[in-house]
RNA sequence: UCCGGGGUCGUCUAACGGUAGGACAAAUGGUUUUGGUCCAUUAAAUUUUGGUUCGAGUCCAAGCCCCGGAG
Numbered sequence: 001u002c003c004g005g006g007g008u009c010g011u012c013u014a015a016c017g018g019u020a021g022g023a024c025a026a027a028u029g030g031u032u033u034u035g036g037u038c039c040a041u042u043a044a045a046u047u048u049u050g051g052u053u054c055g056a057g058u059c060c061a062a063g064c065c066c067c068g069g070a071g
Stems, first nucleotide, its partner, number of pairs: 001070007010024004018054001026042005047063005
């Protein structure tokens, strides 16, 4: 340089083009003598910029980063 694959809460993982959800972790409260367990609640994410569309995490283009292959 070329080709292919990938990027979603702190982590893992869902989401036919139609309200971005779940688990663990975190915080707060309850329970408990304390801790743990358990219960309730809260916060937290679509790699970037454009395009298509009534509507994009999803489709298209170009970047960034990671992995693999070729030279």

Description
The RNA shown here (transfer RNA) has 71 nucleotides and comes from a Candidatus Nealsonbacteria bacterium. The prediction has a mean pLDDT of 81. The organism belongs to Candidatus Nealsoniibacteriota, within Bacteria. Rfam family: tRNA. Its family is annotated with triplet codon-amino acid adaptor activity in the Gene Ontology. The family's RNA type in Rfam is transfer RNA.